Annotation
This is a predicted complex of two RNAs, RNase P RNA and transfer RNA, with 452 nucleotides together. Rfam match: Bacterial RNase P class A. It is annotated as a ribozyme.
């Protein structure tokens, strides 16, 4: 210089004018003062929590969900540390229970696609040949995949038939917390792929969502219709009319049973009315932010100290303009370098709040690898 | 803000459980009839299955992301 890999940071900065908005303080008052005012993704909403109602929400089974291993976390699909496979010349990257519980599927070709089979072929026997019979599964050919590989040795040909080394399966033995790695002995070899198929094992897992949710105001036609349901006892002297119990059917625990609960008063769908989406809280001090030459850990993190207070609107603010510094790209001047002149500066916009992830983007800087030149 | 759904020729749909070169109707385009059109007849599939990426031997279908479009909602009684 040329092509990568892996990780971190940054999102200009003072000043001056005009503007917008939270909050707190004067003011009779239009209004002053003083403080605060987006992001790394505020985004998609894809995990996961806080919260907050639903009868705290219990048990079985259904559903979803995550799937090496050990660890962090309030949780996780996240993060770190490892282990085995694969991919790259490499720096490094990507995947991950289980196919020996059972089911199911592998089109087409191909004999034969999983209880194994035989189309060419090889061998032997009959047969004048075509053929026919029986041995073979090494060759060859079909396929994404073809029943251990390679080699010798064996045979009529052959083949774990032998045998050697590799794989493989059983056992042990050491090391590791494990995942798994290393090493010994037996076995002729049983065991193809597919679980982002069904399903098995471990584990996690109750819905709704701040339009949750409480309080308060104000308004009306406190409205029609379909649906299920309107039983039994006791009191109040009977009736009306109340009150208390019982339980069915029904609803509620967002599927299904069980269990509890609610219940004879309503439950439950649909049209319509009334506000015209009103006001208050929930609302932002939190799993918070910065700092640490502490401390534990290989890290993720975690404990300890110190400091800080850092948007809270509700059609929704957080802009605009000049100047000055500072700094990068590119061009342009110049042989070159310095220096001067000019241009750029992306994605994007909080709405209950966090911790991920996945996207969209402009610069810069660190380490690391491969290539080629120079010295 | 939350919450859910859909995406196949131009338009409407179809493709059992993943299987050979995704199919039907209108349209559309090409010829034939015709003076010239309609009508008919004859012959065409015009498509990255919304994009990309896994899984698998194969993917409209099975995970994931990103993209585009469209639904629902609140208080009072």
């Nucleotide at each position: 210089u040329g092509a990568g890999a892996a990780g971190g940071g940054c999102a200009g900065g003072c000043a001056g004018c005009c503007g917008c908005u939270g909050a707190a303080g004067g003011g009779a008052a239009u209004c002053c003062u003083u403080u605060g005012g987006a992001g790394g993704a505020a985004a998609g909403u894809c995990c996961g929590g806080g919260c907050u109602c639903c009868u705290c929400a219990g048990g079985g089974c259904a559903g979803g969900g995550u799937g090496c291993u050990g660890g962090g976390u309030a949780a996780c699909a996240c993060c770190c540390a490892g282990u085995g496979a694969g991919g790259g010349u490499g720096a490094c990257c990507u995947c991950a229970g289980g196919a020996a519980a059972g089911u199911g599927c592998c089109a087409c070709a191909g004999a034969a696609a999983a209880c194994a089979g035989a189309c060419c072929g090889c061998c032997g026997g009959c047969u004048u040949u075509u053929g026919c019979c029986g041995g073979c599964a090494a060759g060859g050919g079909u396929g994404a995949a073809a029943a251990g590989g390679u080699g010798a040795g064996g045979u009529a040909a052959g083949a774990g038939c032998u045998c050697a080394c590799c794989g493989c399966a059983u056992c042990c033995c050491g090391g590791g917390u494990g995942a798994c790695c290393g090493g010994g002995a037996u076995g002729g070899c049983a065991c193809g792929g597919c679980a982002a198929a069904c399903c098995c094992c471990a584990c996690c897992u109750g819905g709704a969502g701040c339009a949750a949710g409480a309080c308060c105001a104000a308004a009306u036609a406190g409205g029609a219709g379909g649906g299920c349901g309107u039983u039994c006892c006791c009191c109040c002297g009977c009736c009306g009319g109340g009150g208390g119990g019982a339980u069915a059917a029904g609803g509620a625990c967002u599927g299904c049973c069980c269990g509890u609960c609610c219940g004879a008063a309503g439950c439950u769908c649909u049209c319509g009315g009334g506000u015209c989406a009103g006001g208050u809280c929930g609302c932002u001090a939190g799993a918070g932010g910065c700092c640490g030459a502490u401390c534990g850990g290989u890290a993720a993190c975690g404990a300890c100290g110190g400091u800080c207070c850092c948007a809270g609107a509700g059609u929704a603010a957080u802009g605009g303009c000049u100047g000055c510094c500072g700094g990068c790209a590119u061009g342009a001047u110049c042989a070159a370098g310095a220096g001067u002149c000019a241009u750029g500066g992306a994605c994007a916009g909080a709405a209950c709040c966090c911790g991920g992830c996945u996207u969209a983007c402009g610069c810069c800087c660190u380490u690391c690898u491969c290539a080629g030149g120079a010295u | 803000a939350g919450g859910c759904c859909a995406g196949u020729a131009g338009c409407u749909c179809u493709a059992a459980c993943g299987g050979c070169u995704a199919g039907a109707g209108c349209a559309c385009c090409g010829g034939a009839c015709u003076c010239c059109a309609a009508a008919u007849c004859c012959g065409g599939g015009u498509g990255u299955u919304g994009g990309g990426g896994g899984u698998u031997c194969g993917a409209a279908u099975c995970c994931c992301u990103c993209c585009u479009g469209g639904c629902c909602u609140g208080c009072c009684a």